Predicted 3D model of a 75-nucleotide RNA (transfer RNA) from Candidatus Liptonbacteria bacterium RIFCSPHIGHO2_01_FULL_57_28. Model confidence (mean pLDDT): 81 of 100. It matches the Rfam family "tRNA". Rfam links the family to the GO term triplet codon-amino acid adaptor activity. RNAcentral holds the sequence, with entries from ENA.
[in-house]
Formats: sequence, C1' cells, structure tokens
RNA sequence: GCCGCUAUCGUCUAGCCCGGUCUAGGACACUGCCCUCUCACGGCAGGAACACCGGUUCAAAUCCGGUUAGCGGUA
Repeated sequence: GCCGCUAUCGUCUAGCCCGGUCUAGGACACUGCCCUCUCACGGCAGGAACACCGGUUCAAAUCCGGUUAGCGGUA
C1' cells in the first nucleotide's frame, strides 16, 4: 500500500443482513422515593448512547461513499 472485521448509555449488549411500530430495548451500575429501628434485600420512578462527514429516500443505528480509531491478513 491492498483486503477483511469492529465502533451503540458509565460498563456489557439487542436491534443492522431484510429501512418505518413506542420516546433506540435489556442487564448491571448510578440518583431519588417507598419499605426497614438502620443497612442489605425488595418495589417504584428517573437521567444516560448509534465514532465522524456526506449521499440516497417521504423516512437511515440499519443502505451507499469517504474519514478516524482499533484488530487481523497479505506483498
């Protein structure tokens, strides 16, 4: 240099191939409230994410192009 894979809440991840349902879902963690003499457990509620730029489309996390970062392969 070329080829391939990966990138989503604080962490782990579902969804992507095959575009559309509700506000992008779940677990853990965090915050508040309830429960309790207190803590733990349990219950309820809340905040928090699609690596970046552009294109296609009525509509993009999803399709297309490019960029960045990481990993692997190859001369």